[in-house]
Context: one part of a larger RNA
RNA sequence: AUCUAGUUAAGGGAAUUCGGCAUUAUUGGCCCUUUAGCUUCGGUAUAAGGGGUGUCUAUCUUUGUGUUUUUAGAAAUUGAAAUGCAUUAGUAGAUCACAGUAACUAAGAUGGUUCGACUGUUUAUCAAAAACGUAGCCGGUUGCUAAUCUCAAAAGACUUGUAUAACCGGUGAGACCUGCCCAGUGGUGGUGUUUAAAACUCUUUUUCAAGGGAGCUAAGACCCAUCAAACGGCGGGCCUAAUUCCUGAGGCUCUUAAGGUAGCGUAAUACCUUGUCGUCUAAAUGGCGACUUGCAUGAAUGGUUUAACGAAAUCGUCACUGUCCCUAACUAGAAACUU
Numbered sequence: 001a002u003c004u005a006g007u008u009a010a011g012g013g014a015a016u017u018c019g020g021c022a023u024u025a026u027u028g029g030c031c032c033u034u035u036a037g038c039u040u041c042g043g044u045a046u047a048a049g050g051g052g053u054g055u056c057u058a059u060c061u062u063u064g065u066g067u068u069u070u071u072a073g074a075a076a077u078u079g080a081a082a083u084g085c086a087u088u089a090g091u092a093g094a095u096c097a098c099a100g101u102a103a104c105u106a107a108g109a110u111g112g113u114u115c116g117a118c119u120g121u122u123u124a125u126c127a128a129a130a131a132c133g134u135a136g137c138c139g140g141u142u143g144c145u146a147a148u149c150u151c152a153a154a155a156g157a158c159u160u161g162u163a164u165a166a167c168c169g170g171u172g173a174g175a176c177c178u179g180c181c182c183a184g185u186g187g188u189g190g191u192g193u194u195u196a197a198a199a200c201u202c203u204u205u206u207u208c209a210a211g212g213g214a215g216c217u218a219a220g221a222c223c224c225a226u227c228a229a230a231c232g233g234c235g236g237g238c239c240u241a242a243u244u245c246c247u248g249a250g251g252c253u254c255u256u257a258a259g260g261u262a263g264c265g266u267a268a269u270a271c272c273u274u275g276u277c278g279u280c281u282a283a284a285u286g287g288c289g290a291c292u293u294g295c296a297u298g299a300a301u302g303g304u305u306u307a308a309c310g311a312a313a314u315c316g317u318c319a320c321u322g323u324c325c326c327u328a329a330c331u332a333g334a335a336a337c338u339u
Base pairs, nucleotide, nucleotide: 002334003333004332005331006330007329008328009327011325012324015323020320029053030052031051032050033049037044038043040173054095055094056093057092058091059090063086064085065084066083067082068081069080070079072077096100108318109317110316111315112314113313114312115310116309120132121131136171137170138169139168140167141166142165148157149156150155174305175304176303177302179234180233181232184231185230186227187226188225189224190223192222194221195220200215201214202213203212204211205210235254236253237252238251239250263297264294275291276290277289278288279287280286
């Protein structure tokens, strides 16, 4: 010199960096004051912001206790005054320090947006989350010797429960909503002139046997109907205007089971894309707000919002700092050295 763990840094203060990463620094307790916008009116909230805090003296206040005097009473006791000690809130003045919750203890604050409502759970040993769960909502099965599950059987769980119950599936608080399609796949239903086996009935080759024919017919298939908070799906071309242009309400046509409604939208979804406009910056492939022809958004495979919440993601602002300009010094170790 280097590394590890600490301590401290003038001036600047995020210029560092993918990113304020770093239990860096800041803030911090208690008392007083004051608190926006939003809101499910509960909250958010310790919002934010501001002031105070030691010691001594004076004065006054609270509480406890002792002493003395005294009032009432027969007394215990009770009331009053003075005074001692302790305790306690305030006011005024003084005083010391850089600093008074002097150490320890002890939130940095705030504003947008995304996702998920929330507390909760999870990859023991690289992931704590937007994943899982959740209350709420919806659909389905099941009438009790229930359905479902374990099980060779016996038997058992659910349950010493009974449809406000049990089980299975989807969605995921609340608010506003949840459009069209049953052609395909699937479910359910059908007292259907369809199909149709064995068995059975009748019949037949002179009889028997083995065949042939006819009738009857379950499930299934076929047919019909129904169900999308079942699996899922939700178009193309041409023309056209009031002013040239633009746009296309409208018209024609092909085609489908139906042709994407309300919403939202360059999105955790947008290829082109650093889309265009506005705003934040000196400067932004960033953030936010709009527009939107959406390569390939879209309604419980939920759509759009939403107070509160989050060691979640992302972008700002203030404060603060050795992150940096730009390094330096110190403390304790490791290592260096010898074997």
Predicted 3D model of a 339-nucleotide part of an RNA (large-subunit ribosomal RNA, domain IV) from a Candidatus Babelota bacterium. Its Rfam family is "Bacterial large subunit ribosomal RNA". Gene Ontology terms of the family: structural constituent of ribosome and ribosome. Taxonomically the source falls in Candidatus Babelota (Bacteria, Bacteria candidate phyla).